The part of an RNA shown here (large-subunit ribosomal RNA, domain II) has 688 nucleotides and comes from a Minisyncoccota bacterium. Its Rfam family is "Bacterial large subunit ribosomal RNA". Model confidence (mean pLDDT): 81 of 100. The source organism's lineage runs through Bacteria, Bacillati and Minisyncoccota. The RNAcentral record of the full RNA draws on ENA.
Context: one part of a larger RNA
RNA sequence: GCCAACGAGUUUACUUCUUUUCUAGUUUAAACCCUUCUAGGGUGGAGGCACAGGGAAACCAAGUCUUAAUAGGGCGAUUUAAGAGAAGAAGUAAGACCCGAAGCCAGGCGAGCUUACCAUGGCCAGGGUGAAGGCCAGAGAAAUCUGGCUGGAGGCCCGAACCAGUUAGCCGUUCAACACUUUUGGAUGAGCUGUGGUAAGAAGUGAAAAGCUAAUCGAGCCUGGUAAUAGCUGGUUCUCCCCGAAAUAGCUUUAGGGCUAGCCUGAACAUAUGAACUUGUGGGGGUAGAGCACUGAAUGGUUCGUCGUGGGUUUUCCUAGGCGAUCCAAUCAAACUCCGAAUACCAUAAGUUUUGUUCAGAGUCAGAACAUGGGGGCUAAGCUCCAUGCUCAAAAGGGAAAAAGCCCAGACCGCUAUCUAAGGUCCCAAAAUUUAAGCUAAGUGUUAUAAGGAAGUGGAUUUUCAUUGAUAGUUAGAAGGUUAGCUUAGAGGCAGCUAUCCUUUAAAAAGUGCGUAACAGCUUACUACCUGAGAGAAUCCGCGCCGAAGAUUUACGGGGCUCAAGCUUAAUACCGAAGAUGCGGCUGAGCACAUAACUUGUUAUGUGCUCGGGGUAGGGGAGCAUUCUUAUUGCAGCGAAGCUUUGUCGUAAGGCAGGGUGGAGUAAUAAGAAGUGAGAAUGUUGGC
Numbered sequence: 001g002c003c004a005a006c007g008a009g010u011u012u013a014c015u016u017c018u019u020u021u022c023u024a025g026u027u028u029a030a031a032c033c034c035u036u037c038u039a040g041g042g043u044g045g046a047g048g049c050a051c052a053g054g055g056a057a058a059c060c061a062a063g064u065c066u067u068a069a070u071a072g073g074g075c076g077a078u079u080u081a082a083g084a085g086a087a088g089a090a091g092u093a094a095g096a097c098c099c100g101a102a103g104c105c106a107g108g109c110g111a112g113c114u115u116a117c118c119a120u121g122g123c124c125a126g127g128g129u130g131a132a133g134g135c136c137a138g139a140g141a142a143a144u145c146u147g148g149c150u151g152g153a154g155g156c157c158c159g160a161a162c163c164a165g166u167u168a169g170c171c172g173u174u175c176a177a178c179a180c181u182u183u184u185g186g187a188u189g190a191g192c193u194g195u196g197g198u199a200a201g202a203a204g205u206g207a208a209a210a211g212c213u214a215a216u217c218g219a220g221c222c223u224g225g226u227a228a229u230a231g232c233u234g235g236u237u238c239u240c241c242c243c244g245a246a247a248u249a250g251c252u253u254u255a256g257g258g259c260u261a262g263c264c265u266g267a268a269c270a271u272a273u274g275a276a277c278u279u280g281u282g283g284g285g286g287u288a289g290a291g292c293a294c295u296g297a298a299u300g301g302u303u304c305g306u307c308g309u310g311g312g313u314u315u316u317c318c319u320a321g322g323c324g325a326u327c328c329a330a331u332c333a334a335a336c337u338c339c340g341a342a343u344a345c346c347a348u349a350a351g352u353u354u355u356g357u358u359c360a361g362a363g364u365c366a367g368a369a370c371a372u373g374g375g376g377g378c379u380a381a382g383c384u385c386c387a388u389g390c391u392c393a394a395a396a397g398g399g400a401a402a403a404a405g406c407c408c409a410g411a412c413c414g415c416u417a418u419c420u421a422a423g424g425u426c427c428c429a430a431a432a433u434u435u436a437a438g439c440u441a442a443g444u445g446u447u448a449u450a451a452g453g454a455a456g457u458g459g460a461u462u463u464u465c466a467u468u469g470a471u472a473g474u475u476a477g478a479a480g481g482u483u484a485g486c487u488u489a490g491a492g493g494c495a496g497c498u499a500u501c502c503u504u505u506a507a508a509a510a511g512u513g514c515g516u517a518a519c520a521g522c523u524u525a526c527u528a529c530c531u532g533a534g535a536g537a538a539u540c541c542g543c544g545c546c547g548a549a550g551a552u553u554u555a556c557g558g559g560g561c562u563c564a565a566g567c568u569u570a571a572u573a574c575c576g577a578a579g580a581u582g583c584g585g586c587u588g589a590g591c592a593c594a595u596a597a598c599u600u601g602u603u604a605u606g607u608g609c610u611c612g613g614g615g616u617a618g619g620g621g622a623g624c625a626u627u628c629u630u631a632u633u634g635c636a637g638c639g640a641a642g643c644u645u646u647g648u649c650g651u652a653a654g655g656c657a658g659g660g661u662g663g664a665g666u667a668a669u670a671a672g673a674a675g676u677g678a679g680a681a682u683g684u685u686g687g688c
Base pairs, nucleotide, nucleotide: 001688002687003686004685005684006683011094012093013092014091015090016089017088018087019086020085021084022083025049026048027047031043032042033041034040053060054059063075064074065073066072097235098234100232104225105224106223107222108221109220115199116198117197118196119195120194121193122192123191124189126158127157128156129154133150134149135148136147137146138145139144162186163185164184168181169180201217203213204212205211238623239622240621241620242619243618248261249260250259251258252257262364263363264361265360266359267358268357269356270355274354275353276352277351278350279349280348281347282346283345289339290337291336295333296332297331299329300328301327303325304324305323306322307321310319311318312317367392368391370389371388372387373386374385375384376383397408398407399406412585413584414583415582417581418580419579423575424574425573426559427558428557432572434571435570436569437568438567439566445561446560452546453545456543457542458541459540460539461538462537463536464535465534473530475528476527477526479503480502481501484498485497486496509524513522514521586613587612588611589610590609591608592607593606594605595604596603597602598601624677626674627673628672629671630670631669632668633667634666635665642661643660644659645658646657647656648655649654
């Protein structure tokens, strides 16, 4: 991992509701008898509840208690009347649907591991160093000192055994739940070690690490309390039919839990003065917008007042500037308003539709994206918090290549029928290589992109010049006073400053740009000849260009596409969904009719019509199957159950029949009772 078996709303008591049986009553318990030996039938009324209450009670009683009270008051009776049992559902108390803690407490068991201690034993190759003391010699008055020899101390040194475990490697489903190899520390000591003993669970022991106390320690292990508790996680087993949510508010030691309300379901009852929608009418408002009349903000200017430190000056002053106010112009505001919608809301009339109350059962209290109006944030976020709407959640189908939340559209079942939606129609791939007119040349585009830049290109508009010859081009000229003056080493059109005149001319600047040290040189404006018809400037719009860098694969989904298969505009046809329609079938609710039954107003069946049948949590309804019991009826050695296979019936759970195997029980119908349905729980046990 797979397979098989087992595996989770039960039982008792009480309360409420629904259904049902009996009824002024209702119900039996033990026990006994019968029996197919049993969860059955009968007997059994003991007892329970109800029929009377009040009081703590004695007790009294339609009353009673309180009290001195016959006062008052409380609870009852009087009228309304009502009960008991069974089944189902929910709730409460219990283990309470099942499995799951870490933990808490009690009583015991542990020091054969380890910690410390006690008693008694054992062990430490070899080598080195050479303390005290002693002896001898010398010195000395002596104490004592010096030298030699001897001596053999030490938590001394080196290093085996032994003890430890520093480094690295190796191992890391291991040789091993801590080892192996290497290297290293101690190695006469606070040393190592054998045996026996003592001390433990809030306790021991500890050269202290909360270490160790049997692979377990910030409180051991075993058993019990115990099915501890778990607002938490996981799991919770057959079918079909009808309806179908919520992720909000208030409160909460509350925030991933609860309670009440909201929203869902079922039943009963009621219903047009009720409710919803549409249209009309009547209302109040201060939002969007707008505005500046108020409150504030803020820009430029005029005028006046005041200050005037700075400047001019020496003043009784002028002025830059500051502050305040008036006026003019143009602005801004969630906490401004002289104004002011659309919606929304309230009321009302008509029309259309249908809801409402009570009781019972819930679930929901983590919501998400998108669009719009806002707050927070950075007018950031697949961000966060409100509001309104919609989808998802709980919704499949078609489209967007692929896709919870976008667009279209809401799947009862069947059909090789028809029409459409969004979106599409060259091929992948269903349908136009459709029609008409333009644009784009960038593969722009075919699914997103800025400021800024550019004789890209199409369209529109305005304007200037032009056969008295424009614009571009060729040829020629472009002069003189003069090197203008100043400045300067120089400044001669062309470093810079000032001025920018006059003359000759067809025209020619005291010079447009190069250039020179300065000149020179080239060139331009300007003019003429040639040429011969358009040329120039500006604004707006369409489509393009640059700006333009990303991570698996080039990348519109791909191929590919250029008077498109791109973009704009217009038109027609077609494709396209579980949508609509058609045909057939199933089913729910309502209505009508018919038939049958009897409890005579209900049920069942059939036919027709109308409206329905997506669905999580959840509510309701109807069934299938398993085991056992009772009654009735069956089957079975001429072959039961079980297993297996084939066929067939039913909307499904499932049923039936035939064959094979098997070898002894078993089925149907009507009731009843449950250890009643398995795929999940890191489920349990077994097998492989």